[in-house]
Context: one part of a larger RNA
RNA sequence: UGACGGGGAGCAUCUUAUAUAAGUUGAUGCAAAGCGAAAAACGUUACCAGGGAUUUACAUGCCGCGAAUACUCUUAAACAAGAGGGGUUCCUUCGGGAACAAAGACACAGGUGGUGCAUCACUGUCGUUAGCUCAUGCCGUGUGGUGUUGGGGUAAGUCCCGAAAGGAGUGCAACCAUCAUGUUUAGUUGCCAUUGUUGAUUUUGGAACCCUGAAUAGAUUGUCGGUUAUAAGCCGGAGGAAUGUAAGGAUGACAUCAAGUCAUCAUGACCCUUAUACCCAGGGUGACACAGGUGCUACAAUGUACAGAAAAAAGGGUCACGAUCCUGUGAGAAUGAGGUAAAACCAAAAAUUCGUCCUUAGUUAGGAUUGCAGGCUGCAACUGGCCUCCAUAAAGCUAGAAUUUCUAGUAAUUGCGGGUCAUCCAUACGGUGGUGAAUUCAUUCUCGAGCCUUGUACA
Numbered sequence: 001u002g003a004c005g006g007g008g009a010g011c012a013u014c015u016u017a018u019a020u021a022a023g024u025u026g027a028u029g030c031a032a033a034g035c036g037a038a039a040a041a042c043g044u045u046a047c048c049a050g051g052g053a054u055u056u057a058c059a060u061g062c063c064g065c066g067a068a069u070a071c072u073c074u075u076a077a078a079c080a081a082g083a084g085g086g087g088u089u090c091c092u093u094c095g096g097g098a099a100c101a102a103a104g105a106c107a108c109a110g111g112u113g114g115u116g117c118a119u120c121a122c123u124g125u126c127g128u129u130a131g132c133u134c135a136u137g138c139c140g141u142g143u144g145g146u147g148u149u150g151g152g153g154u155a156a157g158u159c160c161c162g163a164a165a166g167g168a169g170u171g172c173a174a175c176c177a178u179c180a181u182g183u184u185u186a187g188u189u190g191c192c193a194u195u196g197u198u199g200a201u202u203u204u205g206g207a208a209c210c211c212u213g214a215a216u217a218g219a220u221u222g223u224c225g226g227u228u229a230u231a232a233g234c235c236g237g238a239g240g241a242a243u244g245u246a247a248g249g250a251u252g253a254c255a256u257c258a259a260g261u262c263a264u265c266a267u268g269a270c271c272c273u274u275a276u277a278c279c280c281a282g283g284g285u286g287a288c289a290c291a292g293g294u295g296c297u298a299c300a301a302u303g304u305a306c307a308g309a310a311a312a313a314a315g316g317g318u319c320a321c322g323a324u325c326c327u328g329u330g331a332g333a334a335u336g337a338g339g340u341a342a343a344a345c346c347a348a349a350a351a352u353u354c355g356u357c358c359u360u361a362g363u364u365a366g367g368a369u370u371g372c373a374g375g376c377u378g379c380a381a382c383u384g385g386c387c388u389c390c391a392u393a394a395a396g397c398u399a400g401a402a403u404u405u406c407u408a409g410u411a412a413u414u415g416c417g418g419g420u421c422a423u424c425c426a427u428a429c430g431g432u433g434g435u436g437a438a439u440u441c442a443u444u445c446u447c448g449a450g451c452c453u454u455g456u457a458c459a
Base pairs, nucleotide, nucleotide: 002406003405005403009297010296011295012294013293014292015291018287025036026035047283048282050280051279052278060107061106062104066100071084072083073082074081075080089098090097091096110272111271113270115268119266121261122260123259124257131170132169133168134167136165137146138145139144150161151160152159176249178247181217182216183215184214185213186212187211191206192205193204223237224236225235226234227233286425303358305356306355308353309352315346316345321338327332370391371390373388374387375386376385412435413434414433415432416431418429
């Protein structure tokens, strides 16, 4: 200088505070708060109130008995307890051994118990900022200084010139991979032509194109002009797919904050050991006056709705993806072709475009909230899941002070798929394409940082 916002509204989510039997816990200016958590109905789970068991859910050692698991019945919310019953593994020198199970006594086991101010390891931060140092030499009584300062110049302690310094290390840059262009090579499931009804995983042919793998070339201030100190460099031009670090990643110096994590793991010393360990079913982590953070949806006509038309990229899949046909208003149900994937599937891209309606209204905008009725997952959907149909139709008419982010295929806008995953509270996270701006090219101010100088009552 400009663009889109947040701050006002509703909802989602996280946090404080409050409240609770318990709402487990860590993180708290930047650098906590859609963070650990890439999925809290059970489990997870660490919390609570109950019920249970105490060598234990798990490991090793000792002793004696037996193979064991399975199966049936009773009690129980469940774990579990009691009773019945059946049957025998492998090796052998026939002494026994191996594996398994239960009983006993101890050593122990166990601890998401406290301490991150005892630690390892990992991470954040300053900051991808250009710094941080060393030995030798020289100067200084010494702490130290010099080098690293000065004149230019760079994104850069990058480079040049000067100079009691001449060198070196670590950072910078480069080396790595992605993407943008060509060449060579390889052509199936991809591509092109042909044939077929402008059908078929049809037929036949091709390797020029597209594309996909592999190999390789290419960019270096190389070249021309100007400028500068005949330097380093800077500006402009040509050529080129690409130009001065092409773009965006990975890569994070010496240190700082006793920064964060003992709840990833590991670990010292401390603490618990009929319990701070273990098992179970139930509840809670989802509470709700307020307050804060981050998002989503909006307030409409550059729009909503309805009906046609067009063109992506990157992914995923065998306990999974699921075409087709049929059924239902719909979520879905039934059927189960095909594919272990450049072949079949998820899959419909959406903004866009062409028409029609609406005509400035709290509305055909907005969709919260609530009431019926259904569907799916799952042992289970009340607390507390998602989805569908019908009805209901709240606030909000562009937001005070103050404030965030962003310089190009960027912002903005628009869908798509992925991980986690039975289902899913995802509007999150991290990817992917489509459409595609405005403004500055400056350093006056604000904030942060680097270098030199100056000051200092701090160390």

Small-subunit ribosomal RNA, 3' major domain from Solanum neorickii, 459 nucleotides, folded computationally. Rfam family: Bacterial small subunit ribosomal RNA. The full RNA is in RNAcentral, with records from SILVA. Lineage of the source: Eukaryota > Spermatophyta > eudicotyledons > Solaneae > Solanum subgen. Lycopersicon.